[in-house]
A computed fold for a 361-nucleotide RNA from a Bryobacteraceae bacterium, annotated as Bacterial RNase P class A.
The coordinates come from a structure-prediction model, not an experiment, and the mean pLDDT is 80.
A source record names the gene rnpB.
The sequence is in RNAcentral, with records from ENA.
Rfam family: Bacterial RNase P class A. Rfam classes the family as a ribozyme.
RNA sequence: GCUGCCGGACGGGUGGUCGCUUCCGGCAACGGGAGAGGAAAGUCCGGUCUCCAUAGAGCAGCGUGCCGGCUAACGGCCGGGAGCCCCGGAAGCGGGGCUACGGAAAGCGCAACAGAAAGGAUACCGCCCGGGUGAGAACCCGGGUAAGGGUGAAAUGGUGCGGUAAGAGCGCACCGCGGUGGAAGUAAUUUCGCCGGCAAGGCAAACCCCACGCGGAGCAAGGCCAAAUAGGGGAGGAGGGACUGCUCGUCCCGUUCGACUUCCGGGUAGGCCGCAGGAGCCGUCCAGUAAUGGGCGGCCAAGAGGAAUGACCGCCGCCCCGCAAGGGGCACAGAAACCGGCUUAUAAUCCGGCAGUCCAA
Repeated sequence: GCUGCCGGACGGGUGGUCGCUUCCGGCAACGGGAGAGGAAAGUCCGGUCUCCAUAGAGCAGCGUGCCGGCUAACGGCCGGGAGCCCCGGAAGCGGGGCUACGGAAAGCGCAACAGAAAGGAUACCGCCCGGGUGAGAACCCGGGUAAGGGUGAAAUGGUGCGGUAAGAGCGCACCGCGGUGGAAGUAAUUUCGCCGGCAAGGCAAACCCCACGCGGAGCAAGGCCAAAUAGGGGAGGAGGGACUGCUCGUCCCGUUCGACUUCCGGGUAGGCCGCAGGAGCCGUCCAGUAAUGGGCGGCCAAGAGGAAUGACCGCCGCCCCGCAAGGGGCACAGAAACCGGCUUAUAAUCCGGCAGUCCAA
């Protein structure tokens, strides 16, 4: 230098024409303003808001699970501890990554295959002792032994020294484990001492135990206004209507099941609110290791029904191909009550890290 991977930032600019949604002005023609994202996505977690339910407590169910802090809250974030892994170093140690990281000396259970034996175990090989046979090598019988081999994911504390027939916490030192006391720290935890030969194996995103948290449904929540038609209720009511503008006439509906008039009430269509000034955004200062909080200044920036937020062209920018003229490309994706997280997707460019490879010294 190139290529690839991981993490972070960014997420093309500008002008014109024609459209779409919405607001303002206008009688209108028309003019002017605003109009997707870092994830608007998945709907996984937490909340605001709304309605329903709800005395208190408990059971059941679901979730969370080292400690401290932040926050409206969280399974989120920040800081710390412990364990494991990787790199560097002779070592003390340093750097990086990951963690579902309460409890296995409450109960209940599980452990395939292999193996002699899989949990208050076991003698397959081996080792040792005694007896027998045998010339010997060795074999047979009885017993001891978990140090060695072998099986396994895992073999009943580990290493070393002593000890022993061979062995064994059998004895001792260190480590581990349990109990107990001191010191440091808010705590998780760390560290130092004393006591105990050891009794406690693994598995709880199995049941279970412990601690803490959790009522349900969701903006199609929910609230307000409110037609036509058909029901409901109250009051009046003997008439009402058509031919028909008037009179007569005829017909229809009605006077018990009440035509017709009027009032009230519920629901539907439709309209409005919820619904965009908020745990808001930008800048700056202060407190804090940080997450975060506070002060000051400035700003207002889509919103509707499931539906709008676009298309084309010019110029510029970046990348690729080409000697050039020129040609091609610019991701992932798209609001729907709102907010805080998490997860997933993302071209090109820039920044940081890692790996591979090439060149030069």